[in-house]
RNA sequence: AAACGAGAGUUUGAUCCUGGCUCAGAGCGAACGCUGGCGGCGUGCUUAACACAUGCAAGUCGAACGCGCAGCAGUUUGUAGCAAUACAGAUUGUGGGCGCGUGGCGAACGGGUGCGUAACACGUGGAUAACCUUCCUUCAGGUGGGGAAUAACCCAGUGAAAAUUGGGCUAAUACCGCAUAACAAAACGAGAAGACAUCUUUUUGUUUUCAAAGGCGCAAGCCGCCAGAAGAGGGAUCCGCGGCCGAUUAGCUUGUUGGCGAGGUAAUGGCUCACCAAGGCAAUGAUCGGUAGCCGGACUGAGAGGUUGGCCGGCCACACUGGAACUGAGACACGGUCCAGACUCCUACGGGAGGCAGCAGUGGGGAAUCUUGCACAAUGGACGAAAGUCUGAUGCAGCAACGCCGCGUGGGGGAUGAAGCUUCUCGGAGUGUAAACCCCUUUCGACCCGGAAGAAAGCCCGCAAGGGUUUGACGGUACGGGUAUAAGAAGCCCCGGCUAACUACGUGCCAGCAGCCGCGGUAAAACGUAGGGGGCCAGCGUUGCUCGGAAUUACUGGGCGUAAAGGGUCCGUAGGCGGUGUGGCAAGUCGGUAGUGAAAUCUCUGGGCUUAACCCAGAGGCUGCUGCCGAAACUGCCGUGCUAGAGUGUGAGAGAGGCGAGUGGAAUUACGGGUGUAGCGGUGAAAUGCGUAGAUAUCCGUAGGAACAUCCGAGGCGAAAGCGGCUCGCUGGAUCACAACUGACGCUGAGGGACGAAAGCUAGGGGAGCAAACAGGAUUAGAUACCCUGGUAGUCCUAGCCCUAAACCAUCAGGACUUGGGGUGUGCCCUGUACGGGGCACGUCCCGUAGCUAACGCGUUAAGUCCUGCGCCUGGGGAGUACGGUCGCAAGGCUGAAACUCAAAGGAAUUGACGGGGGCCCGCACAAGCGGUGGAACAUGUGGUUCAAUUCGACGCAACGCGAAGAACCUUACCUGGGCUUGAACCGCACAGGACCAUCUUUGGAAACAGAGACUUCCCGCAAGGGACCUGUGUAGAGGUGCUGCAUGGCUGUCGUCAGCUCGUGCCGUGAGGUGUUGGGUUAAGUCCCCUAACGAGCGCAACCCCUGUGAUCAGUUGCCAGCGCGUCAAGGCGGGGACUCUGGUCAGACCGCCGGCGUCAAGCCGGAGGAAGGCGGGGACGACGUCAAGUCAUCAUGGCCCUUAUGCCCAGGGCUGCACACGUGCUACAAUGGGACGGACAGAGCGUUGCCAGGCCGCAAGGUCGCGCUAAUCGCAAAAAUCGUCCCUCAGUUCGGAUUGCGGGCUGCAACCCGCCCGCAUGAAGCCGGAAUCGCUAGUAAUCGCCGAUCAGCACUGCGGCGGUGAAUGUGUUCCUGAGCCUUGUACACACCGCCCGUCAAGCCACCAAAGCGGGGGGCAUCCGAAGUCGUCGGAGCCGAAAGGCAGGCGCCGAAGAUGAAACCCGUGAUGGGGACUAAGUCGUAACAAGGUAACCGUAGGGGAACCUGCGGUUGGAUCACCUCCUUU
Repeated sequence: AAACGAGAGUUUGAUCCUGGCUCAGAGCGAACGCUGGCGGCGUGCUUAACACAUGCAAGUCGAACGCGCAGCAGUUUGUAGCAAUACAGAUUGUGGGCGCGUGGCGAACGGGUGCGUAACACGUGGAUAACCUUCCUUCAGGUGGGGAAUAACCCAGUGAAAAUUGGGCUAAUACCGCAUAACAAAACGAGAAGACAUCUUUUUGUUUUCAAAGGCGCAAGCCGCCAGAAGAGGGAUCCGCGGCCGAUUAGCUUGUUGGCGAGGUAAUGGCUCACCAAGGCAAUGAUCGGUAGCCGGACUGAGAGGUUGGCCGGCCACACUGGAACUGAGACACGGUCCAGACUCCUACGGGAGGCAGCAGUGGGGAAUCUUGCACAAUGGACGAAAGUCUGAUGCAGCAACGCCGCGUGGGGGAUGAAGCUUCUCGGAGUGUAAACCCCUUUCGACCCGGAAGAAAGCCCGCAAGGGUUUGACGGUACGGGUAUAAGAAGCCCCGGCUAACUACGUGCCAGCAGCCGCGGUAAAACGUAGGGGGCCAGCGUUGCUCGGAAUUACUGGGCGUAAAGGGUCCGUAGGCGGUGUGGCAAGUCGGUAGUGAAAUCUCUGGGCUUAACCCAGAGGCUGCUGCCGAAACUGCCGUGCUAGAGUGUGAGAGAGGCGAGUGGAAUUACGGGUGUAGCGGUGAAAUGCGUAGAUAUCCGUAGGAACAUCCGAGGCGAAAGCGGCUCGCUGGAUCACAACUGACGCUGAGGGACGAAAGCUAGGGGAGCAAACAGGAUUAGAUACCCUGGUAGUCCUAGCCCUAAACCAUCAGGACUUGGGGUGUGCCCUGUACGGGGCACGUCCCGUAGCUAACGCGUUAAGUCCUGCGCCUGGGGAGUACGGUCGCAAGGCUGAAACUCAAAGGAAUUGACGGGGGCCCGCACAAGCGGUGGAACAUGUGGUUCAAUUCGACGCAACGCGAAGAACCUUACCUGGGCUUGAACCGCACAGGACCAUCUUUGGAAACAGAGACUUCCCGCAAGGGACCUGUGUAGAGGUGCUGCAUGGCUGUCGUCAGCUCGUGCCGUGAGGUGUUGGGUUAAGUCCCCUAACGAGCGCAACCCCUGUGAUCAGUUGCCAGCGCGUCAAGGCGGGGACUCUGGUCAGACCGCCGGCGUCAAGCCGGAGGAAGGCGGGGACGACGUCAAGUCAUCAUGGCCCUUAUGCCCAGGGCUGCACACGUGCUACAAUGGGACGGACAGAGCGUUGCCAGGCCGCAAGGUCGCGCUAAUCGCAAAAAUCGUCCCUCAGUUCGGAUUGCGGGCUGCAACCCGCCCGCAUGAAGCCGGAAUCGCUAGUAAUCGCCGAUCAGCACUGCGGCGGUGAAUGUGUUCCUGAGCCUUGUACACACCGCCCGUCAAGCCACCAAAGCGGGGGGCAUCCGAAGUCGUCGGAGCCGAAAGGCAGGCGCCGAAGAUGAAACCCGUGAUGGGGACUAAGUCGUAACAAGGUAACCGUAGGGGAACCUGCGGUUGGAUCACCUCCUUU
């Protein structure tokens, strides 16, 4: 200088936090799916270190040597031939050209693999004064003279083969003596120098010992050989430091640790041996087990880290498995030897051969990894003097998208926005400049032509300078030029959110998708397909693995009150940490310098392939280790001081501190006695129980055990557990005052030790009360419980165990610092001496500042700010379980997993909802009343049932006299049967025909329908023709009360005429959210007032509207009639009138306005006056935000789906009225407050021309007939009824009641059979006031009485909607039931208690544990056997040798494999047993969440189908009420 850090989805109704899961990124020696044009550079058995056919991978040297054989040259002999010549032979020479062997060098390199190895194996830095070294380089010397063999070869054997035996010949740079030799080695000395621990260097003396080889060349010379001294390179050994997991592996070790001596080695060393000593290692993790080659580096990451070690490079280990040595400079040797074992092959069965983890290749395994290629041209290696030979090292090629990099599949123009496809609101839109079409270009590929660099060393000539000359696997490749044509070249994944990209159809919790959340149950952007779109691109996706995100193991960089997490408490070991002054040292620390940190990789700069990948060069970096020099602040170490930490001393007071002994009173119980009599006891209520054999009650006495009321307190003490009458004894700790002493003596504390409630255990006592278990009684559907009566362990004591609790402040110990106020305990001090005030210290409690916290909250007794040490946590479940270990008499404790499974589990707070939580308040909610329902008969609706059909809908309140304000046909949607098919109704077009419609007659028929006939004849136009209309045919399309009210609109019900529901701005809170809207009053009311971080506003309330109650005014017919007049038997009948009533317009009136009181000087309330009316005057209309997927697709409308000679349309008949039953709503009654008869009186609101009908006549009546008036304040319906008066009935199934039934009539209607209403006569059922339960109503109300209307031909109406008449009772309260509102509280609910949720049992499936056993594995121990082989020893007889000696051979130590034995460990399997997880709708209960209906939970013990219950002790993480105390505000 450069470089350098992103988050998201998912727990909830919502929120913040905790916390896991998942995704987006990068990477790979990959694999799989679909697809595939070219080139460059790389890479390619990750699994079976499984087994291997075949070929090749290590040879070379003739200038070390012997033999044999070609070839060549010369000489020569014979035969043939005229000859050239040919053939045969002999001989000399030549000849590494070929073969064999001796000999030398190499074969220990190169190449492969990663089994083993947790180790000085590797990395890094040192040491060797404890070492070796072929070839190479340098230096200084030497190379004299002899000897004996042997292979090949020859002869003779054995054997199938491999091979081998005997005899004979021979050479050397093979082998052996001798000579010479010191600077070499060894032994013994002497001197000097150096200093490290053993010692090193050097000079020198004596003695002993040890060398050699020649070859080539004409020669020069060259190559060798021997003994040394150095160098370089290579190797060996030792040491410091560094890098895996497990403690459910805690003790390991006998050559072990050290020493003296010896052996051995290149060399140190227990490396080996004899002897001596008894050591050595380990919590800083020995030993054991598991896993693993290590590193440079690679991937990832901001970094620190994490993961990894394939390719390339360094080191190590291995070469079928195990052991062993030989040779050699080097090996205990991949392509060498010996032995053993397994396997394969050959065999004549006697015996032999082999080792691809070299390159290719084969089989096998596996998801998966290549050619039995070319060449030594280059680089490198071995041998050689060299030429050269060898080289599966290497260079190249082949196969594979396996990876990285580069290029192409065309470029420009081109709208009528073509066709096709998709979609559609049918207009269009999209694909889309995309295509076609026009112009242009030709990379790559194809073809033709040309065509490299890589190659100069070497060799030859030459004195030299120099000259000459050979060699290319790749490859006719790279590259260059040319020809022709857009011509040959695009796919894959995705499109709900995360995450870029949307529609249609199909499917219908099916098929399927899915990384997480999750999609799919008829309108799926999530499945499948299509169109369209997005992303990447010769690739794209998927799977697997690593890092990241993950601060989710936190060194950088986390936590532990309630989320996971402080050990029950204390003491104390190791360890860690440690006050203050000063001197020294320099280990840590800091600075400088030096060495090293291989190369490659990485970064930067530059360069070479057209670019890039790739390659080359330079620089940087490699954060590390080491040596030396320096600094001295801090840590440390060694001294020496100090007193603030800590401790000691003296004095004092407080205390349920501990242990032991003694002792006291009250109470319970039992026993004895007295008095006394019928009950006691117990509960929600009871019963079991006790009692006339005298209980309970009461008095006296006696006995025994346990616990100590009041005092007692937010109190005290103790480490915690815990400790409570009084007295005595023994004893621990803290505090205060004083400031005399010691002088850092301290803090924490892994292991360890001690203590440790209750329950429980063992032994012995004791036993009053209480009380698990147990028994009985209740309760209950049951009640193994809650309640009651009893009652045993136990509770108590002594001795010993157990060691756990919600052992809690859910808050480890110590120290320091940081605003305050108040209460209280103990001691001390000051003061004006007080019953007061103030202060200091140590405890303890409350409220609170800053700060902290996710919030709740904590707050000088911190959860604040820091330091030190320890313990603990890392998603939920499985599980504190299993296995193992350990402790315990047992119960059980401590330690403590995994498979599998879920996407959450959790904390705090918020808004709701809910509570068998609380407070306040309201409502015919209860209470107080009146009248009903539930019982009867009938009516009506529903369920059920029946049926061919009994059409459909409505189902708690809020379905059931509801849709239906009127089913005989019609209605009608249902059933049966008969018919129609562009249709009964609507509409467009085309064609044909015709006027059509209407009316009438007639045939068949149940009708619809089918057929015949009569009658009739539109408009324009000159005409042709056209128009309207009708019929027929055809086509677009009609029709559907078919489905979905869970696709919808609209309308409606309901909470509820309840008083609520919200918004803007501001403020508070991280946020959901709160505030406002809470509070104090008040109201019918979120009505109003006051207060107030709120101020305002909206929808609701109220008011405005209608009816009604009073008055005024205006108007005056059809209404009215006081006064005037006419008039009648009577009558507003008439003239008139507006006074009155009335009608209906407009106004007035009521507002707590006035007075008094209460109240906060308020709002308002209470009372009063006035008034027609008084505190909303009465009634109606009016229904906030929303809830119930409430109701309605059958009023209507409407998306989608379905039917189309039928699910449409027409018709006849039937059904909706069926009837064993059940329920709802009503009517009428059961009678005397009544019934009947007769007589008399008083309404309102309505309706009426297809109508209401006066009046007359007929009929007992229903009704019939004649007929006036009225389109209505005019006429009619119309009589109101209860009531009143008189008479009868006299308590009965009646003169009550009217059902049912018979007969006879009437009316409507086409038609009263199924199936109408009415009348008359007759009949005269049940029923005598209604069980549990339940409904309505607070005043003109209930009750009771009648009148009218809608629908309608008629009618089931007793229903519904209205109207008036008569006209009460009770309550002035809120305990309870029910519903609602507000505030508050708890919550595990949010589909919101009709919620949530626990356990057994039953079913399926999965993994795990135990288990009689069974099978297998690795390792250790002991014993036996003992190959090869080294070593030791013997080695007379055999062989070699002249000898020395060697060999053979014998014995021994060690020793692989093997055998046997006893244990331990691990893995697999196992009848059966055990719990666990999971699985839409199984069984039993209801344990938990609200006071969850017995508060819950913890520990322990007993019991029980199960959740659980009970006892004992503990906790609040319990609601509520009362009391007490304290604090805050006023």
The RNA shown here (small-subunit ribosomal RNA) has 1530 nucleotides and comes from a Candidatus Acidiferrales bacterium. Its Rfam family is "Bacterial small subunit ribosomal RNA". Gene Ontology terms of the family: structural constituent of ribosome and ribosome. Its mean pLDDT, the model's own confidence on a scale to 100, is 84.